RNAcentral holds the sequence, with entries from MGnify. The RNA shown here (SAM riboswitch aptamer (S box leader)) has 94 nucleotides and comes from a bovine gut metagenome. The model forms 96% of the base pairs in the Rfam consensus.

[in-house]
């Protein structure tokens, strides 16, 4: 910095003790335990196999990822209101 994705889906467990959702601003969640860790688990980017000319399709589950709420809403554009779209942001691949 490019590209793809981002409304699916995932625990009544162990430890742990007070915090967490990215940053504002809002709304939440949270001692009927947050965070972090160990387990468990979802997914199918990257991979490994099969099939296909090939677009792609099935499978596995090594590397990432992720398991409140759309990416929890907003902030710019757009509309009466919305939709949508951009930004921003997060993964993944290069």
């Nucleotide at each position: 910095c490019u590209u793809a994705u981002c409304a699916a889906g995932a625990g009544c467990g162990g430890u742990g003790g007070a915090g967490g959702g990215a940053a504002c601003g809002g709304c939440c969640c949270u001692g009927u335990g947050a965070a972090g860790c160990c387990c468990g688990g979802c997914a199918a980017c990257c991979u490994g196999u099969g099939g296909g000319a090939g677009a792609c399709c099935a499978u596995a589950a090594g590397g990432u990822g992720c398991c409140a709420a759309a990416u929890c809403c907003g902030g710019c554009g757009g509309u009466g209101a919305a939709a949508c779209g951009a930004a921003a942001g997060a993964u993944g691949a290069g």